[in-house]
The RNA shown here (c-di-GMP-I riboswitch aptamer) has 88 nucleotides and comes from Paenibacillus puerhi. The source organism's lineage runs through Bacteria, Bacillota, Bacilli, Caryophanales and Paenibacillus. Its Rfam family is "c-di-GMP-I riboswitch aptamer". From the family's description: GEMM was predicted in a large-scale screen for bacterial structured RNA regulatory elements. Rfam links the family to the GO term cyclic-di-GMP binding. It was read from a public genome assembly, where an Rfam model found it. Its mean pLDDT, the model's own confidence on a scale to 100, is 81.
RNA sequence: ACCGACAAACGGCAAACCUGUUCGAAAGUCAGGGGCGCAAAGCUAAAGGGCCUACCCUUCAUUAGAAGUAUGGCAGCCAGCUAUCGAA
Repeated sequence: ACCGACAAACGGCAAACCUGUUCGAAAGUCAGGGGCGCAAAGCUAAAGGGCCUACCCUUCAUUAGAAGUAUGGCAGCCAGCUAUCGAA
């Protein structure tokens, strides 16, 4: 370097849920609690795929509304990059 990680790891992260005069149209985010789990649950969404949302916009209906759309999000979906360990 390739490959593997079923071991150990002081310690690290933190799902659901709860709280909040955090931000947001929403998805979601942030802070505190919580702890399902995680050996990459570290980073990348300014261009690989996937998923969520739809303020604005477009179309239809013109009353309510319906459909579409990412420029908004998700890295704890796959992926890529980096790091740790080395047969447990």